This is a predicted structure of a 74-nucleotide RNA (transfer RNA) from a Methylococcales bacterium. Lineage of the source: Bacteria > Pseudomonadati > Pseudomonadota > Gammaproteobacteria > Methylococcales. Rfam family: tRNA. Its family is annotated with triplet codon-amino acid adaptor activity in the Gene Ontology.
Parts: sequence; structure tokens; C1' cells
RNA sequence: GGCGAUGUAGCUCAGUUGGUUAGAGCGUGGGAUUCAUAACCCCAAGGUCGGUGGUUCGACCCCACCCAUCGCCA
Repeated sequence: GGCGAUGUAGCUCAGUUGGUUAGAGCGUGGGAUUCAUAACCCCAAGGUCGGUGGUUCGACCCCACCCAUCGCCA
């Protein structure tokens, strides 16, 4: 340099023929339980869905460019 994949909560990952409101597990905080702790149970907080622009009545989802990471080729 070329090609491809990935980017969504603190971490690991789902998600959708485009339809108003984005989820899980772990972790974090609180509660309950216990003599106490852990586990289990209940509740809560936490997201510019990588960025910009475009298409559309409507975009996490489609298109273009850019950024980052990974892989293959040279």
C1' cells in the first nucleotide's frame, strides 16, 4: 500500500425486512438474608450505538468518507 472483519453500558457480547421507547451476563451502588462473609433473591445507576455527511416521513440498522483495532496478501 491492497483486501476483509470489527467498533453498541466499566468489561464480554446480543440486537433489528429501517418504525417512535436499545438489551443480557459480569462488574458497581443500595436492599433483603446471615452472628458475620460468600452464594442466591430484589431494586437502581450507567449508552452522543466510533466520528462527519448523505438517503428517507423515520437510521444503531442503508450509502460515502474519515478514525481506531485485528487478520490476510504484497